[in-house]
RNA sequence: AAACUCACUCGGCAAACUUAUCGAAAGGUAAGGACGCAAAGUCACCGGCCUAUGGAAACUAUGGUAGCGGGACUGCUUCA
Numbered sequence: 001a002a003a004c005u006c007a008c009u010c011g012g013c014a015a016a017c018u019u020a021u022c023g024a025a026a027g028g029u030a031a032g033g034a035c036g037c038a039a040a041g042u043c044a045c046c047g048g049c050c051u052a053u054g055g056a057a058a059c060u061a062u063g064g065u066a067g068c069g070g071g072a073c074u075g076c077u078u079c080a
Stems, first nucleotide, its partner, number of pairs: 005080001012037002017032006035067001041073003045070003048065003054060002
């Protein structure tokens, strides 16, 4: 110094569900709550998935999802 190895401490995040609120919905936000997470930090660039107000219908993203995968950027500890 590196790892898709491994141990510990102090901390961090927070699924389902509940309440309030925003939204057409998916979903978001806040509080409670912990299933889990070493990037479960940030970004919709690529693929996937969810929704369908609008677009006659089929279908469709310009709406979402970063806790689906890839990519980009940033980052804590240091025993063996």